[in-house]
A computed fold for a 145-nucleotide part of an RNA from an uncultured bacterium, annotated as small-subunit ribosomal RNA, 3' minor domain. The full RNA is in RNAcentral, with records from Greengenes. The coordinates come from a structure-prediction model, not an experiment, and the mean pLDDT is 80.
Context: one part of a larger RNA
RNA sequence: CACCGCCCGUCACACCAUGGGAGUUGAUUGCACCAGAAGCAGGUAGCCUGACCGCAAGGAGGGCGCCUACCACGGUGUGGUCAAUGACUGGGGUGAAGUCGUAACAAGGUAGCCGUAUGGGAACGUGCGGCUGGAUCACCUCCUU
Numbered sequence: 001c002a003c004c005g006c007c008c009g010u011c012a013c014a015c016c017a018u019g020g021g022a023g024u025u026g027a028u029u030g031c032a033c034c035a036g037a038a039g040c041a042g043g044u045a046g047c048c049u050g051a052c053c054g055c056a057a058g059g060a061g062g063g064c065g066c067c068u069a070c071c072a073c074g075g076u077g078u079g080g081u082c083a084a085u086g087a088c089u090g091g092g093g094u095g096a097a098g099u100c101g102u103a104a105c106a107a108g109g110u111a112g113c114c115g116u117a118u119g120g121g122a123a124c125g126u127g128c129g130g131c132u133g134g135a136u137c138a139c140c141u142c143c144u145u
Base pairs, nucleotide, nucleotide: 003108005105008101009100011098013095014094015093016092018090019089020088023085024084025083026082027081028080029079030078031077032076033075034074039070041068042067043066044065046064047063048062049061052059053058111132112131113130114129115128116127117126118125119124
């Protein structure tokens, strides 16, 4: 590059991240229950036993075994958190250019905007209430010169 201007939204295409999503997979964790190795502690009517006691029988003590409590790993059920993934789906961002219109910016060709309701491919339209951050013409009031 100044109206042959600016500019809005839908739609189409490409890419990016993201929300929802029947679920699926994994990690981690709470609770309830099952089970319970080794170890330690307690018990012990069975078995064994050199040192101590006893003349002896036997006893004391010890060992093994058994029982019980605690408990790691594990199992079952149920809940929490996190991650990955998931048909489909919602909008968002970016992109030279594309499609449909032209909503806004001048009185933008129906002044615009705000709230709300409703309608519509889309920007938007319409109704009601509000604002002037509305142009133009006329009049009135006030201020300045």